This is a predicted structure of a 96-nucleotide RNA (SAM riboswitch aptamer (S box leader)).
C1' cells in the first nucleotide's frame, strides 16, 4: 500500500511545558493568545490479549479516542424537509 470484517449521535483536563494554527480531502460552517497543533501528565471507552467462572465483570498489558453526528454537504432513491442506502474517511481484528 491494496483486501475482508465489525464499529462510528455515548464518553473523557479550569493540569505542565511550548507558541500559531487546526477540523482528512473540496465547498461550507466553526474552533482557535479566555492559548491552536505538537510533548508529558491526566482522562474516557472496552477492539485485541491477560485475569476473574465468566455471554458478565476488570482494566494489568497492545491499539484508539478526549469541540461540534465521522461538524455539515460531496453518489443514488424520495416533490421537499426529512428518512433510507451507497461512496469516502477513522479505528480495531483478520488474512496478503
Nucleotide at each position: 500500500u491494496a483486501c475482508u470484517u465489525a464499529u462510528c449521535a455515548a464518553g473523557a483536563g479550569c493540569g505542565a511545558c511550548u507558541g500559531a494554527g487546526g477540523g482528512a480531502c473540496a465547498g461550507g460552517c466553526c474552533c482557535u493568545g479566555u492559548g491552536a497543533a505538537g510533548u508529558c501528565c491526566g482522562g474516557c471507552a472496552a477492539c485485541c490479549u491477560g485475569c476473574a467462572a465468566a455471554g458478565u465483570g476488570u482494566a494489568a498489558g497492545g491499539u484508539g479516542c478526549c469541540a461540534a453526528a465521522u461538524c455539515c454537504u460531496g453518489c443514488g432513491g424520495u416533490u421537499a424537509a426529512g428518512c433510507c442506502g451507497a461512496g469516502a474517511g477513522a479505528u480495531g481484528a483478520g488474512a496478503u
The model forms 94% of the base pairs in the Rfam consensus.